Small-subunit ribosomal RNA from an uncultured rumen bacterium, 1516 nucleotides, folded computationally.
RNA sequence: AGAGUUUGAUCAUGGCUCAGGAUGAACGCUGGCGGCGUGCCUAACACAUGCAAGUCGAACGAAGCAUUUGACCGGAGUCCUUCGGGACAAAGGUUAUCUGACUUAGUGGCGGACGGGUGAGUAACGCGUGGGUAACCUGCCCUGUACAGCGGGACAACAGCGGGAAACUGCUGCUAAUACCGCAUAAGCGCACACUGGCGCAUGCCAGAGUGUGAAAAGCCAUUACGGUACAGGAUGGACCCGCGUCUGAUUAGCUUGUUGGCGGGGUAACGGCCCACCAAGGCGACGAUCAGUAGCCGGCCUGAGAGGGCGACCGGCCACAUUGGGACUGAGACACGGCCCAGACUCCUGCGGGAGGCAGCAGUGGGGGAUAUUGCACAAUGGGGGAAACCCUGAUGCAGCGACGCCGCGUGAGCGAAGAAGUAUUUCGGUAUGUAAAGCUCUAUCAGCAGGGAAGAAGAAAGACGGUACCUGACUAAGAAGCCCCGGCUAACUACGUGCCAGCAGCCGCGGUAAUACGUAGGGGGCAAGCGUUAUCCGGAUUUACUGGGUGUAAAGGGAGCGCAGGCGGCAGUGCAAGCCAGAAGUGAAAACCCGGGGCUCAACCCCGCGGAUUGCUUUUGGAACUGUACUGCUGGAGUGCAGGAGGGGCAGGCGGAAUUCCUGGUGUAGCGGUGAAAUGCGUAGAUAUCAGGAGGAACACCGGUGGCGAAGGCGGCUGCUGGACUGUAACUGACGCUGAGGCUCGAAAGCGUGGGGAGCAAACAGGAUUAGAUACCCUGGUAGUCCACGCUGUAAACGAUGAAUACUAGGUGUAGGGAAGAAAUUUUCUGUGCCGCAGUUAACACAAUAAGUAUUCCACCUGGGGAGUACGGCCGCAAGGUUGAAACUCAAAGGAAUUGACGGGAGCCCGCACAAGCAGUGGAGUAUGUGGAUUAAUUCGACGCAACGCGAAGAACCUCACCAGAGUUUGACAUCCUACCGAGGCGAAGUAAUGUUUGCCGUGCCCUUCGGGGAAAGUAGAGACAGGUGGUGCAUGGUUGUCGUCAGCUCGUGUCGUGAGAUGUUGGGUUAAGUCCCGCAACGAGCGCAACCCUUACUGUUAGUUGCUACGCAAGAGCACUCUAACAGGACUGCCGUUGACAAAACGGAGGAAGGUGGGGACGACGUCAAAUCAUCAUGCCCCUUACGCUCUGGGCCUCACACGUACUACAAUGGCGUAAACAAAGGGGAGCAAUGCCGCGAGGCGGAGCAAAUCCCAAAAUAACGUCCCAGUUCAGAUUGCAGGCUGCAACUCGCCUGCAUGAAGUUGGAAUUGCUAGUAAUCGCGGAUCAGCAUGCCGCGGUGAAUACGUUCCCGGGCUUUGUACGCACCGCCCGUCACACCAUGGGAGUCAGUAACGCCCAAAGUCAGUAGUCUAACCCUCGGGAGGGCGCUGCCUAAGGUGGGACCGACGACUGGGGUGAAGUCGUAACAAGGUAGCCGUAUCAGAAGGUGCGGCUGGAACACCUCCUU
Repeated sequence: AGAGUUUGAUCAUGGCUCAGGAUGAACGCUGGCGGCGUGCCUAACACAUGCAAGUCGAACGAAGCAUUUGACCGGAGUCCUUCGGGACAAAGGUUAUCUGACUUAGUGGCGGACGGGUGAGUAACGCGUGGGUAACCUGCCCUGUACAGCGGGACAACAGCGGGAAACUGCUGCUAAUACCGCAUAAGCGCACACUGGCGCAUGCCAGAGUGUGAAAAGCCAUUACGGUACAGGAUGGACCCGCGUCUGAUUAGCUUGUUGGCGGGGUAACGGCCCACCAAGGCGACGAUCAGUAGCCGGCCUGAGAGGGCGACCGGCCACAUUGGGACUGAGACACGGCCCAGACUCCUGCGGGAGGCAGCAGUGGGGGAUAUUGCACAAUGGGGGAAACCCUGAUGCAGCGACGCCGCGUGAGCGAAGAAGUAUUUCGGUAUGUAAAGCUCUAUCAGCAGGGAAGAAGAAAGACGGUACCUGACUAAGAAGCCCCGGCUAACUACGUGCCAGCAGCCGCGGUAAUACGUAGGGGGCAAGCGUUAUCCGGAUUUACUGGGUGUAAAGGGAGCGCAGGCGGCAGUGCAAGCCAGAAGUGAAAACCCGGGGCUCAACCCCGCGGAUUGCUUUUGGAACUGUACUGCUGGAGUGCAGGAGGGGCAGGCGGAAUUCCUGGUGUAGCGGUGAAAUGCGUAGAUAUCAGGAGGAACACCGGUGGCGAAGGCGGCUGCUGGACUGUAACUGACGCUGAGGCUCGAAAGCGUGGGGAGCAAACAGGAUUAGAUACCCUGGUAGUCCACGCUGUAAACGAUGAAUACUAGGUGUAGGGAAGAAAUUUUCUGUGCCGCAGUUAACACAAUAAGUAUUCCACCUGGGGAGUACGGCCGCAAGGUUGAAACUCAAAGGAAUUGACGGGAGCCCGCACAAGCAGUGGAGUAUGUGGAUUAAUUCGACGCAACGCGAAGAACCUCACCAGAGUUUGACAUCCUACCGAGGCGAAGUAAUGUUUGCCGUGCCCUUCGGGGAAAGUAGAGACAGGUGGUGCAUGGUUGUCGUCAGCUCGUGUCGUGAGAUGUUGGGUUAAGUCCCGCAACGAGCGCAACCCUUACUGUUAGUUGCUACGCAAGAGCACUCUAACAGGACUGCCGUUGACAAAACGGAGGAAGGUGGGGACGACGUCAAAUCAUCAUGCCCCUUACGCUCUGGGCCUCACACGUACUACAAUGGCGUAAACAAAGGGGAGCAAUGCCGCGAGGCGGAGCAAAUCCCAAAAUAACGUCCCAGUUCAGAUUGCAGGCUGCAACUCGCCUGCAUGAAGUUGGAAUUGCUAGUAAUCGCGGAUCAGCAUGCCGCGGUGAAUACGUUCCCGGGCUUUGUACGCACCGCCCGUCACACCAUGGGAGUCAGUAACGCCCAAAGUCAGUAGUCUAACCCUCGGGAGGGCGCUGCCUAAGGUGGGACCGACGACUGGGGUGAAGUCGUAACAAGGUAGCCGUAUCAGAAGGUGCGGCUGGAACACCUCCUU
């Protein structure tokens, strides 16, 4: 950085798609290790269980425990004993006391407002940024100043008595405090009043002094210390206000009543309609209010060259929320996640009375989901709460666990190793690939595994969850560790097999219908790698919303036109200001992130450090004054006014005029008129048409008339009145007064609508007649709305120059309209308008080009793929028709523009051809032959199908051929090669069979070598398998061959030039030719394949040569080579010569000479290509198929059938003839399994016989014609089919199924409908002859000669072709493309009686908890008291507000909905044929109307219509 995809190709427009990066991801396959991160995006769904906020006994009483010391009880046991007893006495218990690093339910203090979670709500001062508070608060902390005196009354705990299942709770009584209350004191503080000084933008603030008044405190430990109160300051944290910024929708345009402001109050920490009473009627909004939808915001993250775009996980800041809704209490701080009250829903307990609960804390469960982890360890570190501290608490946090979820790092080994092993794949069978890869040899040990040691992380004696972890060391084994995707192009990487539009693939283009590099598998290859792919989403590419950085004549896109409010922009000169602008400075822009430079983990990811950068922003301040702005002053060039002129279908209104059509009246006049491609309907003997005269009425204004005029556009045309504007000249006046213009207003063709007139012509609808397959059309005859007028409405057109308005600038030339200037004129020049050509420039090209689509500026409008659709819904307008605004679902990979090359046209021009015309002879009718179709059949084998299949393959089907059918037989085979064994190679007969097979008789014994035993070759037989074989399939897998356009004159290339390019030029043009033949011209110059010529033949002559030819030698022999002829070489013809025409050319015409004259006649020869043309059945061949058969052999049958249809021929229909008699003249061929003479036999076919001849020697071997005779126009003396009889020939064999002969029979047919074929001279026509094939079979085919015509004015038309040009929506190329209805299937969607759900407000009702207010019903410790009471307070009650709830009417959004409307999509449905060519009626736009459908018609408009002609203009 680009690429693919619209086309046959091209350029441009334009969409779709791909390659890149990223992710809190998910899914598929796979998975060795470690580090660092990260992990419910969905149900703000519901939650079992445990834990997540406590702490202080150095605030307090009390209880317990332990200890000390007493008292009492107790009495194990010990000692003494006179044995009666006495003394001492432990454990244990009761009580009191002392002590405590003990425990803690309660009172009290501090903390539960932090930390942690989530993103539901919120479009907002919520957030970000910068300010303000002279309108505020702030516990703990710090600093300073000043204090702490004297009293009082309670309530928990506790005890007793109760209630309750429980939760819990009532009553009575006792008690402490750093709990509560009163009084005193007041440096200073608060409040009220009034004063002085200073300051401020203002409200106001600060300082000082004065009077009055008000409010404090707590102790504990006792050693410091720690606390308490007031005030001031600091710090921290908060509160409020303001500027700016902050998504989408106008199919949401108006919203608002505490609303906006004021005065006075209340309330708050504080300002404020925050709340209340009263007063005023304001406030917001196109610079987007209100409403609806969506959304936490930011630092940042991803992407991008940037500008931008997207996102807001983790980390950090702010906000909001804590089951839903409401509310307050406490407190420095909350309207409070693990507090309280109420209401709702839900869950749980219950003894049914009543209670309990809130994981969006950490784990975890269910559920939802494509999807997201452990009910872990520790307070060791960091931090937080409490405490004087020890310490306690801390699911914050530090760690561990799980997950390839991401990033980073490492490994799965390294070197040598060619017999290029085996295997696998492929193969042209030779090989090639895998591949130094493996094996093998030699090494190494990172990770993992084993063993030993073992941290830092705690500044301090101990205390480490992580952790026996990181790390270090040792021994040991190449061992334990590679997959995923892709391989048609984009895009790196190719082969085989399978499959056969199937199965499947696919991001786009597109692959797959029998040879798939695109499906599946394999081998190989490419890419990445512990991952790889896919899916989803975002940015990029996309300059495809264009600020950077796009467009609007024809691709999507200029409003139908004007006026004009707001807005935007604005001439020359001067001065001031400083809002924009520029520069400097200051503050801020948190940290993290990013960049740079260092550093730490072995590296990296990751982490740390840096008065490093960046953070493009905002604010404040100082300065500047060019430009914009603003204020003022001036100017005249922009704009306007005045004056003087001429031009004009500009507008409006009333009247007037003549021509024409129609109608009416009258006259003349008679049979038609009218209409068409041709007709008919229609009119007319009741007198039309025609013609004359008179009259009526409506509409339109001939000639002039012109790419001429006027108007903003629509539009405007006889004459006349009124009136607007433009233009020219002048330079007197104003002094920027201007340009544009969203909304708005006005005008706006035709059609159409309303009311009332009018109505001649024309004419939708309609009717009739034609045309047609049909004809709801085109054509004709009629004809109503309408067209006209008046007054209203509608508001659209291809309303077009498909080109918005304005200003300035930028070569020329030539017309034209209206003015002006100079000049005697010619003419030159200037302004405004209107055309054409053209330079630069622009453009994708076409084209535009001073009337820009050029160069610039300003403003408006509009566009962003095609279809759906200018449709639906909604709004606005309209009487309606409808207009305007204007989507989505769904669907396609294109749709569209300009130009190029072809092809095509019921487009044009030029030219050619037996193409037509002019002629001759035919075909089509008959009979026969032959081929084909069809039908039939056991089979009628197969192929060929417009020309270019059909007497074609087939140059010859009785068997064979033969491929078909029936039957019979055979299986290594009828044929080829290889192997083994055997062996008399074989030949001639007979029997038998349908035939082969079979049986049998007779004859014969080869060649080479030899050691004579034998061996070998060839042939034959038998056997086994490789294989043979196939006229089986595919001519759409092929080669070869062939047909056809077409013997048409074309088809191309190199270099150059032109064009962005496809391409063009050359090859076009003017002539000419049979010809792209030649000449001339020309940005072309040359060349190739074709044409022509060279080849063969024929026509003339010469030379040479003569046997089998010939003969001037009488014949023969012989001789000769003049002639005929033969066959070899030459000559000859070249527009060479003359004349005319032509351009002095090419050439044409005429002539001479010549056997022949303008390629002399004929042949061979077929350019690039087209038709998937024909042939797999000539042959060859890939692949597929059959293998005791789809091979091979044999017999018989079939290819020869026959109601019919077609093609090609033969013979005729007769007198230009038939028949008979008798005479003549060819060429080219063939001949040995042959041609056969003379002769004889037969009526004849033919037979017998056989001379001659392997051929210029012999043979096959002529007819028409001429001559004479006859027939006399008939179904005949024409014609010969058919049939009968008798024969002949070939052949193994003529039944199916051959040919010929004789006799007899004697059919159709008397010149052929529509239609159609061949031929232009030795041709047509006509006459016979030969050959190939072949045993036999010719009306076919291929050749040969004989006789021998007619006609061509000419190119209008038919057919085919060539060149040029034009249109095209065609390129599979007109056998093209393509439109609409209908039918079927599917999809999304509009309407729809309604039904159901939801959302946000609003009105009314009820009203919990609760604040506030009121209240004396009731209760009442502290203070006062005269003891009565009072002050104050609680409860209760009342009121305002108010959540939820109820109810009501609307709004919005959604789901379903009988039925219904159109739309889209869908290989082969129906009907027509509308469009593309002049598309066969040019098309299209608007409108109205009609019709199965495309559509038709009327009116007006457009060219985005072909062709021709005229006019006009331009060029030369």
Record summary:
Rfam family: Bacterial small subunit ribosomal RNA.